FMN riboswitch aptamer (RFN element) from a Chloroflexota bacterium, 133 nucleotides, folded computationally.
[in-house]
């Protein structure tokens, strides 16, 4: 140092507090509250993917199709360019302020947070051991 096999561990969180209406709402309306897997990029719910979910196929695996959300000002700064210089231009969607968005199916009075499928499964994280050199 190059390629591999076989195992085991981890691996998702969240409406407090009131108010209306109604027979019946953590689902509507209102104040307010609270949550954010995984890899990339020093730094990220909203910049590029990934993985959950539903269907066909299938002994399974894989494999295909559906679906698959959401960021703006200011600021401040690395590269870069511009002058003789002093400086001046651009310029972060991860910083630092501030303001907005965004959240799958299924149930039920219409759910990011209640219940269910999940003591699942998973992106991927850690190691051990074997074998190669």
């Nucleotide at each position: 140092u190059c390629a591999g096999g076989u195992c085991u561990u981890c691996g998702g969180g969240g409406c407090a507090g009131g108010g209306g209406u109604g027979a019946g709402a953590c689902u509507c309306c209102c104040c307010g509250a609270u949550c954010g897997g995984c890899g990339g990029u020093a730094a990220a719910g909203c910049c590029c993917g990934c993985g959950a979910g539903c269907g066909a196929u299938c002994g399974a695996c894989a494999u295909c199709g559906c679906a698959u959300g959401a960021u703006c000002c200011g600021g401040u700064g690395a590269a870069g360019g511009c002058u003789a210089g002093a400086g001046c231009c651009c310029a972060a969607c991860u910083c630092c302020g501030g303001g907005g968005c965004c959240g799958a199916c299924c149930g039920u009075a219409a759910a990011g947070u209640c219940g269910g499928g999940a003591u699942g499964g998973a992106a991927g994280a850690a190691g051990a051991c074997c074998c190669c050199u």
The prediction has a mean pLDDT of 80. Rfam family: FMN riboswitch aptamer (RFN element). Rfam links the family to the GO term FMN binding. Rfam's curators write: The RFN element is a highly conserved domain that is found frequently in the 5'-untranslated regions of prokaryotic mRNAs that encode for flavin mononucleotide (FMN) biosynthesis and transport proteins. Taxonomically the source falls in Chloroflexota (Bacteria, Bacillati).